[in-house]
């Protein structure tokens, strides 16, 4: 070099197949409940969707190339 699978919020993942608002769960902030803590309600901040280009009215999703992990094989 070759073949597979993955890369999306701190962390673990879903959303790609069939282009259309960027989600869950935890965790973390803020208030609530409490003699207090856990736990329970509520609300919030947090994302260049792995990188660069293409297509298209519109790209995480579809199309080239790269990089980065994991594993097959050597």
């Nucleotide at each position: 070099a070759g073949c597979g699978g993955g890369g999306u919020a701190g962390a673990g993942c879903a959303g790609u197949c069939u282009g259309g608002c960027a989600g869950c769960u935890c965790g973390u902030c803020u208030g609530g409940c409490u003699c207090a803590u856990a736990a329970c309600c509520a609300g919030g901040a947090g994302g260049u969707c792995a990188u660069a280009g293409g297509u298209u009215c519109g790209a995480a999703u579809c199309c080239u190339a790269u990089c980065c992990c994991c594993g097959c094989a050597a």
Molecule: transfer RNA
Organism: Candidatus Moraniibacteriota bacterium